A computed fold for an 83-nucleotide RNA from an uncultured Anaerolineales bacterium, annotated as c-di-GMP-I-GGC riboswitch aptamer.
RNA sequence: CUUCGAAAAGGCAAACCCGUUGUGAGGCGGGGACGCAAAGCCAAGGGGUCUCUCAUUCAGUGGAGAUAGCCCGGCUGCCGAAA
Numbered sequence: 001c002u003u004c005g006a007a008a009a010g011g012c013a014a015a016c017c018c019g020u021u022g023u024g025a026g027g028c029g030g031g032g033a034c035g036c037a038a039a040g041c042c043a044a045g046g047g048g049u050c051u052c053u054c055a056u057u058c059a060g061u062g063g064a065g066a067u068a069g070c071c072c073g074g075c076u077g078c079c080g081a082a083a
């Protein structure tokens, strides 16, 4: 240094509730902790899921979005037992 994840310190915060915002999926703030070693960032890298919308006879496709706590990927990064 890389893999890795014991300890300690510190960090984040699912469901649910309240407020707010959005047509919606959702976002944001507060409470709250199921979990997380990247649960930090990237959706203008790929796939999945979800929402709105358009056209069409249908199937489905297109357009616009959401999700990084769905997976892969990219960038960055705290601590240092064992191996």
Base pairs, nucleotide, nucleotide: 003083004080005079011036012035016031017030018029019028020027021026034069040075041074042073045072046071047070048067049066050065051064052063053062